c-di-GMP-I riboswitch aptamer from Peptococcaceae bacterium BICA1-8, 83 nucleotides, folded computationally. Lineage of the source: Bacteria > Bacillati > Bacillota > Eubacteriales > Peptococcaceae. Model confidence (mean pLDDT): 86 of 100.
RNA sequence: AUUAGAUAAAGGCAAACCAUCUGAAAAGAUGGGACGCAAAGCCAUGGGUCUAAAGCGUAAGCUAUGAUUGCCAGGUUGCCGAU
Numbered sequence: 001a002u003u004a005g006a007u008a009a010a011g012g013c014a015a016a017c018c019a020u021c022u023g024a025a026a027a028g029a030u031g032g033g034a035c036g037c038a039a040a041g042c043c044a045u046g047g048g049u050c051u052a053a054a055g056c057g058u059a060a061g062c063u064a065u066g067a068u069u070g071c072c073a074g075g076u077u078g079c080c081g082a083u
Base pairs, nucleotide, nucleotide: 004083005080012037013036017032018031019030020029021028022027035070041076042075043074045073046072047071048068049067050066055062056061
């Protein structure tokens, strides 16, 4: 230096839930709060999942251009580091 991911240390993030706000919804932002996380940093590129306002349809319904990276893969950057 590299690999790995420790009953280590330092630091970090923050699920559910609650309040306020945004949004048609899914969901998101901020504050509180911790279930967890070694990329739970960043990127919707591929697949998955959620939503269906507008559009189409007589209706049932279909549809992402919406959302999710804390569903998986891929890309990219990075702290510590026993043995």